[in-house]
RNA sequence: GGGCGGUUAGCUCAGUUGGGAGAGCGUCUGGUUUACACCCAGGAGGUCGCGUGUUCGAGCCACGCACCGCCCA
Numbered sequence: 001g002g003g004c005g006g007u008u009a010g011c012u013c014a015g016u017u018g019g020g021a022g023a024g025c026g027u028c029u030g031g032u033u034u035a036c037a038c039c040c041a042g043g044a045g046g047u048c049g050c051g052u053g054u055u056c057g058a059g060c061c062a063c064g065c066a067c068c069g070c071c072c073a
Base pairs, nucleotide, nucleotide: 001072002071003070004069005068006067007066010025011024012023013022019056027043028042029041030040031039049065050064051063052062053061
C1' cells in the first nucleotide's frame, strides 16, 4: 500500500424488506425474607464510531475518515 470482517445501553450482542431502537447480564426502586441470596414486579440508561450525501423517512443505502481484528504484498 491492497483486500475482508467489525464499531448499536456499563458488558456480550440482535436488529433479516429503509418506517416501533431492542434482548440477556449488570445497575436502581419496590415486593418477598428476621436478614442476605434466589425469585417476582417496575424504572433509569443510547449523538446507533465521526462527517457528508441519497430519501418524505437512514442502525440499515452511497462516499470519505477514524479505530479494532484477520489476510496479501
The RNA shown here (transfer RNA) has 73 nucleotides and comes from a Vicinamibacterales bacterium. The organism belongs to Vicinamibacterales, within Bacteria. The prediction has a mean pLDDT of 83. The RNAcentral record of the sequence draws on ENA. Its Rfam family is "tRNA". Rfam's curators write: Transfer RNA (tRNA) molecules are approximately 80 nucleotides in length. The family's RNA type in Rfam is transfer RNA.